[in-house]
RNA sequence: UCCCGAUAAAACCAAACCGUCCGCAAGGGCGGGACGGAAAGUUCCGGGUCUCUCGUCUUUGUCCUCAAGACGGCCGAACUGCCGAA
Numbered sequence: 001u002c003c004c005g006a007u008a009a010a011a012c013c014a015a016a017c018c019g020u021c022c023g024c025a026a027g028g029g030c031g032g033g034a035c036g037g038a039a040a041g042u043u044c045c046g047g048g049u050c051u052c053u054c055g056u057c058u059u060u061g062u063c064c065u066c067a068a069g070a071c072g073g074c075c076g077a078a079c080u081g082c083c084g085a086a
Stems, first nucleotide, its partner, number of pairs: 004084002012037002017032006035073001041079003045076003048071004055064001
């Protein structure tokens, strides 16, 4: 240095829920709060899931299609990062 991840040490992030703001929505910001996380840091590059506009069908609705958006704490991948036992 790389792989790896300890009942190590010092840190870090923050689910659900609540309050508030933004958004048609999925969802996101801030504050509280901790389910958890060895990258739960970043990136839509690939897959997947979700929302939604138009269109088709249609009694209602659902499905499908196209475009756009969201999810990185869905999985993979890329880049970066603390420590150093076996």